Predicted 3D model of a 72-nucleotide RNA (transfer RNA) from Ruminococcus sp. Zagget11. Model confidence (mean pLDDT): 81 of 100. The source organism's lineage runs through Bacteria, Bacillota, Eubacteriales, Oscillospiraceae and Ruminococcus.
C1' cells in the first nucleotide's frame, strides 16, 4: 500500500426496491403466585455517517469512519 466482508433496539438477528422495518433476550406495566421462579398480555426502543438513483431505499451507486480477512 492493495483487494474482500461486516455494519439495523442494551444483545443477538430478519427484511433479493414497497403496508406499522420482523423475532428473540434484556428493560418497564399489567395478569398470576402468601413470596420467589416460571407462564401469559401489553408498551417504549434500531437501519455508522455524508451524499446520489428512484414516485419510493436497509437494500442499488459513490465517498467516508470503524471491525475484520487476505496479499505485498
Nucleotide at each position: 500500500g492493495c483487494a474482500g466482508g461486516c455494519a439495523u433496539a442494551g444483545u443477538a438477528u430478519a427484511a433479493u426496491g414497497g403496508u406499522u422495518a420482523u423475532u428473540a433476550u434484556a428493560u418497564c406495566a399489567g395478569c398470576u403466585u402468601c413470596c420467589c421462579a416460571a407462564g401469559c398480555u401489553g408498551a417504549g426502543g434500531a437501519u455508522g455517517c455524508g451524499g446520489g438513483u428512484u414516485c419510493g431505499a436497509u437494500u442499488c451507486c459513490c465517498g467516508u469512519u470503524g471491525c475484520u480477512u487476505g496479499c505485498u